Predicted 3D model of a 73-nucleotide RNA (transfer RNA) from a Minisyncoccia bacterium.
The organism belongs to Minisyncoccia, within Bacteria.
Rfam family: tRNA. Rfam links the family to the GO term triplet codon-amino acid adaptor activity. Rfam's curators write: Transfer RNA (tRNA) molecules are approximately 80 nucleotides in length.
Its mean pLDDT, the model's own confidence on a scale to 100, is 80.
The RNAcentral record of the sequence draws on ENA.
RNA sequence: GCCGAUGUAGCUCAGAGGUAGAGCAACUCCUUCGUAAGGAGUAGGCCGGGGGUUCAAAUCCCCCCCAUCGGCU
Repeated sequence: GCCGAUGUAGCUCAGAGGUAGAGCAACUCCUUCGUAAGGAGUAGGCCGGGGGUUCAAAUCCCCCCCAUCGGCU
């Protein structure tokens, strides 16, 4: 330099056009003399960035954009 993949919650991932979900972690409560375990609940992301299509985009399209990973020379 070229090609490809990935980028969604603190972490690991789902979501494949109709305004985003799980597990773990965090916080609160119950239980206990207390801790852990267990049970119930709460909060937390507008989806790497920009543009386009659409009534509607995390989702489809584009990129002299950014990051990580892999391959080729």